[in-house]
Formats: sequence, structure tokens, C1' cells
RNA sequence: GGGGUGGUAGCUCAGUUGGUUAGAGCGCCGGCCUGUCACGCCGGAGGUCGAGGGUUCAAGCCCCUUCCAUCCCG
Repeated sequence: GGGGUGGUAGCUCAGUUGGUUAGAGCGCCGGCCUGUCACGCCGGAGGUCGAGGGUUCAAGCCCCUUCCAUCCCG
């Protein structure tokens, strides 16, 4: 330099053919329970979907550019 895969919550990930308001588990915070902790139950906070632009009535999803990680080729 060329190409493949991936980037979504603190972590691990889902998100179908573009369409209801962006979700799950773990973690965190609060409450209930308990003599206390843990477990269990209930509730809550936490996201510019790597970045910028485009297409569209509508983009995590499609297109272009670009950054990062990883693998292959040279």
C1' cells in the first nucleotide's frame, strides 16, 4: 500500500427487510427483606450507536470519506 471483520450504556453483547420511544445480562445507586452481609424482590441513573457528510417523510441499519482494533496479502 491492497483487502476482510469489528466499533451500540462502566463491561460483555443483541438490534431481522430502514419504521412504535435504542435494548438485555452483569455492574452502579436507592428502597423492601435480614440482627448484619449475601441471596431474593422492586425501582432508578447511565448512550451524540467511533467521527464527519450524503440519500430518505424516516438511518444503529443504505452510500461516501475518515479514525481505531484485529486478521490476511504484498

Background
This is a predicted structure of a 74-nucleotide RNA (transfer RNA) from a Spirochaetales bacterium. Rfam family: tRNA. Rfam classes the family as a transfer RNA. The organism belongs to Spirochaetales, within Bacteria.